RNA sequence: AUAAAUCUUCGGGGCAAGGUUAUUUCCAUAAGGAAAAAUUCCUGACCGGCGGUGACAGUCCGCGAGCGUUGUCCAUGCAACGCCGAUACGGUGUAAUUCCGUAACCGACAGUAAAGUCUGGAUGGUAGAAGAUAGAU
Numbered sequence: 001a002u003a004a005a006u007c008u009u010c011g012g013g014g015c016a017a018g019g020u021u022a023u024u025u026c027c028a029u030a031a032g033g034a035a036a037a038a039u040u041c042c043u044g045a046c047c048g049g050c051g052g053u054g055a056c057a058g059u060c061c062g063c064g065a066g067c068g069u070u071g072u073c074c075a076u077g078c079a080a081c082g083c084c085g086a087u088a089c090g091g092u093g094u095a096a097u098u099c100c101g102u103a104a105c106c107g108a109c110a111g112u113a114a115a116g117u118c119u120g121g122a123u124g125g126u127a128g129a130a131g132a133u134a135g136a137u
Base pairs, nucleotide, nucleotide: 001137002136005133006132007131008130009129010128015044017043018042019041023036024035025034026033027032045117046116047107048106049063050062051061052060058105059104066083067082068081069080070079071078072077087103088102089101090100091099109120110119111118
């Protein structure tokens, strides 16, 4: 230095804004009125896991997370297969869908007034990152 083994640690960010009112409560004989009320609606704001890629990536290529089917299993789980979002233009440069400028777009499941940002599964799990150990070459 290399590949493998075992172990340890780490391993996701983001509305305290404005408007509206489903709903609830109260008042009223009634008509109707009042208060509370959405991070989900409307406006605006904000966020971006891991590896790779000639130079830095939410939108390129993959992985993880999530969902489904089948097999196995008492079950957790494991394995196989399938599903799984989104970018253009201009500039610089040897090289950039990665930088700069402009304008866009996307975001699992369950709950709840319809959620990328709230609550929950999750004090979970994973891609992976760093390190340690004793050997091997």